The RNA shown here (transfer RNA) has 72 nucleotides and comes from a Candidatus Woesearchaeota archaeon. Rfam family: tRNA. By type it is a transfer RNA.

[in-house]
């Protein structure tokens, strides 16, 4: 230099045009003599960023950006 995937709560991740999900962590409560396991409830995400297509965009187009694989 060329190509292709990828980006979503603190961590990994579902969701391919119509309310943003799920475990793990994390609070609180119940259990217990006390933990730990479990059980119940909650909190936390302007979905890397900018324009554009639609009544509507995490999701469809293009331009950055940042990580990873090719191949010269």
């Nucleotide at each position: 230099g060329c190509u292709c995937c990828c980006g979503u709560g603190g961590c990994u991740u579902a969701g391919u045009g119509g309310u943003a999900u799920a475990g793990c962590g994390u609070u609180g409560c119940a259990u217990u003599g006390g933990u730990a396991a479990u059980g119940c409830a909650g909190a936390g995400g302007u979905c890397c960023c900018g324009a554009g297509u639609u009544c509507a965009a995490a999701u469809c187009u293009c331009g950055g950006c940042g990580g990873g694989g090719g191949c010269u």